[in-house]
Molecule: Bacterial small signal recognition particle RNA
Organism: Acidobacteriaceae bacterium
């Protein structure tokens, strides 16, 4: 100095970590403006029966906490992971040429 290959670089994808949300578990949990079931009482009826429905009870939304197993989303996070790109620069290796 030339060529080739690899790396740093770019793009896509993959894997991982991180962040947020969800599933899951626990706690708590709406006197009424959530659901169910409605004692008592109320209303309709001559009666039989029916209606609405408070409390209680059960459930749930919401809220708090947990697990970090799974799912979804996110990006100037990580991986000489995969493929493609780039030959511009730098680095490494191989082969050759010149001195």
């Nucleotide at each position: 100095u030339g060529c080739c290959g690899g790396g740093u670089c770019c793009u896509a994808c993959g894997c991982g970590a991180c962040g947020c949300g969800g599933u899951c578990c626990c706690g708590c949990c709406a006197a009424c403006c959530c659901c169910g079931c409605c004692a008592g009482g109320u209303c309709c009826g001559g009666a039989a029966g029916g209606a609405a429905g408070c409390a209680a009870c059960g459930g749930u939304a919401a809220c708090g906490g947990g697990u970090c197993a799974c799912c979804a989303c996110g990006g100037g996070c990580g991986c000489a992971g995969u493929a493609g790109g780039c030959u511009a620069a730098c680095c490494c290796g191989g082969c050759g040429c010149a001195u």